Predicted 3D model of a 72-nucleotide RNA (transfer RNA) from a Minisyncoccota bacterium. Its mean pLDDT, the model's own confidence on a scale to 100, is 82. Its Rfam family is "tRNA". Rfam classes the family as a transfer RNA. Rfam links the family to the GO term triplet codon-amino acid adaptor activity.

[in-house]
RNA sequence: GCCUGGGUAGUUUAGUGGUAAAACAAACCCUUGGUAAGGGUUAGACCGUGAGUCCGAUUCUCACUCCAGGCU
Numbered sequence: 001g002c003c004u005g006g007g008u009a010g011u012u013u014a015g016u017g018g019u020a021a022a023a024c025a026a027a028c029c030c031u032u033g034g035u036a037a038g039g040g041u042u043a044g045a046c047c048g049u050g051a052g053u054c055c056g057a058u059u060c061u062c063a064c065u066c067c068a069g070g071c072u
Base pairs, nucleotide, nucleotide: 001071002070003069004068005067006066007065010024011023012022013021018055026042027041028040029039030038048064049063050062051061052060
């Protein structure tokens, strides 16, 4: 330099043109003599950055940036 995959909540992942889901973690409550475990509730991400297409973009297109792998 070229190719491929990826960047979504504190973490690990899902999602897909109609406004984002789950698990763990966190806070609170129940349970216990107390802790752990268990159960319940709540909050938390406008989706790497910018632009374009579209009535509407996390999703499609382009550029840039970061991570992983491969080729030379």